[in-house]
């Protein structure tokens, strides 16, 4: 200097005038608001709505089981996760680095199209060898060579054989494995074995661990309503006790008293009901239908002080964590965060020997309860580290 890889920052700055929204304070007010001062006002992804939570409400609670769903090597981080960090293993790459769908195929079921002789304990199309007859057949042997395919029942070399084959041998691979290292995943490995029955589980399945549901249009309060509304129909109402008299009946009796019946109300018992199932606990006990009719489209809260941010320091390989100090950074509700002017201004373009001059003016994109991640989009500039090549000293 060039090429590659990985990470971070910016993605306009300053000033003036003016427009809009909002927080706080004071004053005014017709309680709608007005005015003054101080302060703040859209991102690294605000996008996707893919995960995890905080918060709110609901499901009857506790324990257990089932169904359904999620994750899937080890260790660590975190509020938690399917995320992040560090490792292991496998794969890609010359390397720096990148990717992973990473438990189980000897529990069972299922699939591997077409091509091919044959796709799981399969099998001979071309072919090799031997014998016989004779120029092509028949019989026998072979799976080493070639072909098909994503994949063909170990690979290379040698010996052996009629030709061949783990048939035998060496090495590799595969299975087992004393012992050693490591928290572990796993790594190394003396020695033993000719050694075989492939792949797919991101097919069903088995195993381990985890998991209520819905969501800020959650939810709460205020306001509003001849209104906790009115009329009618059908079915149902176990036992005991109590209360009062509204209904019916009886007795006495001028307005009152006593009793009985049914209903309503209260208490207890019984029975029934409430979840996917069970045990314990808890809760409920009239139900169904038709017609008429009032209010509800409003306001306030939730709503931004947080698993927050910044700086320093300590621990840790790191992700992160501890300690100390400092800061307050939108809260709209059909939806604000803008406009004008001036100066500077990256890359880039033009002119010029040069100094320099002129032009130019940055991509994806817009908060709506909040936070931690992942994924996707993104013009250009800068910083830092690593790998490789070339050249010079």
């Nucleotide at each position: 200097g060039c090429g590659g890889c990985a990470g971070g920052u910016c993605g306009g700055a300053u000033g003036a005038c003016u427009g809009c929204g909002u927080g706080c304070a004071a004053c005014c007010c017709u309680c709608g608001g007005g005015c003054u001062g101080c302060g703040c006002g859209a991102g690294g992804a605000a996008a996707g709505u893919c995960c995890g939570g905080g918060c709110u409400c609901c499901a009857u609670g506790a324990g257990g089981c089932a169904a359904g769903g999620g994750u899937g090597c080890c260790g660590g981080g975190u509020a938690a996760c399917g995320c992040c960090c560090g490792g292991c293993u496998g794969g890609g790459g010359a390397a720096a680095c990148c990717c992973a769908a990473g438990g189980g195929a000897a529990a069972g079921c299922g699939c591997c199209a077409c091509a091919g002789a044959a796709a799981a304990c399969a099998g001979a199309c071309c072919g090799c060898c031997a014998u016989g007859c004779a120029u092509g057949c028949a019989u026998g042997g072979c799976a080493a060579g070639g072909g098909u395919g994503a994949a063909a029942c170990g690979g290379u070399g040698g010996g052996g054989u009629a030709a061949g084959a783990g048939c035998c041998c060496a090495c590799c691979g595969c299975g087992g494995g004393a012992c050693g290292g490591g928290c572990a995943a796993c790594c190394g490995g003396a020695c033993c074995g000719g050694c075989a029955c492939g792949g797919c589980a991101a097919g069903c399945c088995c195993c381990a661990c985890c998991c209520g549901g819905a969501g800020c249009a959650a939810u709460g309060c205020c306001g509003a309503a001849u209104a906790g509304g009115g009329a009618c129909u059908u079915c149902g109402c176990g036992c005991a006790g109590g209360u009062g008299u509204g209904a019916u009946c009886c007795g006495g009796a001028u307005c009152c008293c006593g009793g009985a019946u049914a209903u309503c109300c209260c208490u207890g018992c019984a029975a029934g009901g409430c979840g996917g199932c069970c045990u314990c606990a808890g809760c409920c006990u009239g139900a169904a239908g038709u017609c008429c009719g009032g209010g509800u489209u409003g306001g306030c809260a939730g709503c931004u002080a947080g698993a927050u941010c910044c700086u320093g320091u300590c621990c840790g390989c790191a992700a992160g964590g501890g300690c100390a100090g400092g800061a307050c950074c939108a809260g709209a509700u059909g939806a604000a965060u803008g406009g004008u002017c001036a100066u500077c201004g990256a890359a880039g373009g033009g002119g010029g020997c040069a100094a320099c001059c002129c032009c130019g003016g940055a991509a994806c994109a817009g908060a709506a309860c909040c936070c931690g991640g992942c994924u996707u989009a993104c013009a250009g500039a800068c910083c830092c580290g690593c790998c490789g090549c070339a050249u010079c000293g």
Source information:
Predicted 3D model of a 393-nucleotide RNA (Bacterial RNase P class A) from Roseinatronobacter sp. It matches the Rfam family "Bacterial RNase P class A". From the family's description: Ribonuclease P (RNase P) is a ubiquitous endoribonuclease, found in archaea, bacteria and eukarya as well as chloroplasts and mitochondria. Rfam classes the family as a ribozyme. The RNAcentral record of the sequence draws on ENA.